[in-house]
RNA sequence: UGGGGAUUAGUAUAGUGGUAGUACGCCUGACUCUGGCUCAGGUGGCAGAGGUUCGAGUCCUCUAUCCCCAGCCA
Numbered sequence: 001u002g003g004g005g006a007u008u009a010g011u012a013u014a015g016u017g018g019u020a021g022u023a024c025g026c027c028u029g030a031c032u033c034u035g036g037c038u039c040a041g042g043u044g045g046c047a048g049a050g051g052u053u054c055g056a057g058u059c060c061u062c063u064a065u066c067c068c069c070a071g072c073c074a
Stems, first nucleotide, its partner, number of pairs: 001070007010024004018054001025043006047063005
């Protein structure tokens, strides 16, 4: 430099154009002499910008970061 892939909550992961979910975590409460376990409730997210559309996590463009392959220089 060229080609391909990935980016969703603190972590992991689902979501093929129509209310962003699940598990763990975290917080509160119940239970317990206390803690753990268990149970109930709560918490917080689509990498950034733009476009298409009535409507975008999803489709398109650019940018950023990471991974893979190839190449160039040393």
The RNA shown here (transfer RNA) has 74 nucleotides and comes from a Chloroflexota bacterium. The organism belongs to Chloroflexota, within Bacteria. Rfam family: tRNA. Rfam classes the family as a transfer RNA. Its family is annotated with triplet codon-amino acid adaptor activity in the Gene Ontology. The coordinates come from a structure-prediction model, not an experiment, and the mean pLDDT is 83.